[in-house]
Background:
The RNA shown here (Bacterial RNase P class A) has 363 nucleotides and comes from a Gemmatimonadales bacterium. It is recorded under the gene name rnpB. Its Rfam family is "Bacterial RNase P class A". Rfam's curators write: Ribonuclease P (RNase P) is a ubiquitous endoribonuclease, found in archaea, bacteria and eukarya as well as chloroplasts and mitochondria. Its best characterised activity is the generation of mature 5'-ends of tRNAs by cleaving the 5'-leader elements of precursor-tRNAs. Cellular RNase Ps are ribonucleoproteins. RNA from bacterial RNase Ps retains its catalytic activity in the absence of the protein subunit, i.e. it is a ribozyme. It is annotated as a ribozyme.

RNA sequence: UCGGUGGGGUGGACGGUCGCGGCUGCCCUCGCGGGCGGUCGAGGAAAGUCCGAGCUCCGGAGGGCAGACUGCCAGGUAACGCCUGGGCGCCGCAAGGCGACGGACAGGGCCACAGAAAUCAGACCGCCCGCGUUCGCGCGGGUAAGGGUGAAACGGUGGGGUAAGAGCCCACCGCACGCCUGGCAACAGCGCGUGGCACGGUAACCCCCAGUCGGAGCAAGGCCAAAUAGGCGGCGAGGUCCGGCCCGGACCGUCUGAGCCGCGGGUAGGCUGCUAGAGGAACCGGGUGACCGGCUCCCCAGAGAGAUGACCGUCGGCCCGGUAACGGGCGCACAGAACUCGGCUUACAGCCCCACCGCUCUU
Numbered sequence: 001u002c003g004g005u006g007g008g009g010u011g012g013a014c015g016g017u018c019g020c021g022g023c024u025g026c027c028c029u030c031g032c033g034g035g036c037g038g039u040c041g042a043g044g045a046a047a048g049u050c051c052g053a054g055c056u057c058c059g060g061a062g063g064g065c066a067g068a069c070u071g072c073c074a075g076g077u078a079a080c081g082c083c084u085g086g087g088c089g090c091c092g093c094a095a096g097g098c099g100a101c102g103g104a105c106a107g108g109g110c111c112a113c114a115g116a117a118a119u120c121a122g123a124c125c126g127c128c129c130g131c132g133u134u135c136g137c138g139c140g141g142g143u144a145a146g147g148g149u150g151a152a153a154c155g156g157u158g159g160g161g162u163a164a165g166a167g168c169c170c171a172c173c174g175c176a177c178g179c180c181u182g183g184c185a186a187c188a189g190c191g192c193g194u195g196g197c198a199c200g201g202u203a204a205c206c207c208c209c210a211g212u213c214g215g216a217g218c219a220a221g222g223c224c225a226a227a228u229a230g231g232c233g234g235c236g237a238g239g240u241c242c243g244g245c246c247c248g249g250a251c252c253g254u255c256u257g258a259g260c261c262g263c264g265g266g267u268a269g270g271c272u273g274c275u276a277g278a279g280g281a282a283c284c285g286g287g288u289g290a291c292c293g294g295c296u297c298c299c300c301a302g303a304g305a306g307a308u309g310a311c312c313g314u315c316g317g318c319c320c321g322g323u324a325a326c327g328g329g330c331g332c333a334c335a336g337a338a339c340u341c342g343g344c345u346u347a348c349a350g351c352c353c354c355a356c357c358g359c360u361c362u363u
Stems, first nucleotide, its partner, number of pairs: 002358009012315007020041009043334001047345002050343005055217004067213005072086005087101001088099004102208002107206002109202003124147002126143007155173006174197001175195005180189003221272004231263005238252005279298003283294004316332001317330005
């Protein structure tokens, strides 16, 4: 320098004018409210609502069945299906990436097509032996080294052996089992020994094993409390209507209690839950790391169908034209809180930074 791998950050800046929401100071006002200030006011994903929690209410002696989820080991964490480190397998020259990664001698199921044969498997071609022969081959037997089929065919290479062959025998490799060594463990070992080798795949099919798991969610829940019905208690002989009063009348009542008062009830509405928290930042310390501890500082939206906006200017960015100076265009990625956290996943223009790799080129 070129190409790549992994990770982190940022997500336009400043000023002016007019507005919006929360809290708050002062002034005016009986009050409703108003005026002038102060201060705070979206995100890295606020998103999907997929996991795990806090919190709240409901349920629950204990155990089991069923069901769901998880599934190498160790660590981190409040917890997790998350994260970190490690092991193993696969991919990549590498940095690195990906992995539902327990069990296939507990049992059941399935393994298309092709192929002779797909699991107590099997012989199409070939090879070998015997017999026959019309010399093309046919029949019987042996074999599984070679060819062919397939995703997969009962180990591989070499030698011995044989009629030809074959773990039939031997050496090495592989495999299985036991021990040893290293490691907390998963696991590893060109450590030792034993065994000719038996054991196909599939569990994101049923299943087995181990572990975890009660339900619903802030429209949770709590408090205050107009109104209505029913309820309880007390008083109680009257009450309501016919425009105000009288007469008169109608209806409901008179202990089977009209009506009134109170309690209670809890609809509308209000308050709370509500944002100071597993909180954030710098520094120091521990740890490979996730993370943990200490110390100092900071307070950082709170909601109610819902504020966080609009315009202008300068700079920045991107696009187009131009050799350039410059001119024109674009407000300029994805998106937008609603009980709160920890994760995961998904979306994202442009820019910046760090570490690392290479059989790109150069010194």

Model confidence (mean pLDDT): 78 of 100.